[in-house]
RNA sequence: GCUGUUAUAGCUCAGUGGUAGAGCACUUCCUUGGUAAGGAAGAGGUCCCGAGUUCAAGUCUCGGUGACAGCU
Numbered sequence: 001g002c003u004g005u006u007a008u009a010g011c012u013c014a015g016u017g018g019u020a021g022a023g024c025a026c027u028u029c030c031u032u033g034g035u036a037a038g039g040a041a042g043a044g045g046u047c048c049c050g051a052g053u054u055c056a057a058g059u060c061u062c063g064g065u066g067a068c069a070g071c072u
Stems, first nucleotide, its partner, number of pairs: 001071007010024004018055001026042005048064005
């Protein structure tokens, strides 16, 4: 220098162009003499940045940045 994969909640990850989700973690409550376990409810997101296509983009296209891998 070129190519590919990837970026979504604190962490690990889903997400078919039409309301952004799960598990763990966190908060409150129930249960217990107390803790753990269990149960109920809740909070938490500019979907890496910019542009394009579209009535509508986390999703499709282009560019940039970071991470990983390969080639030279």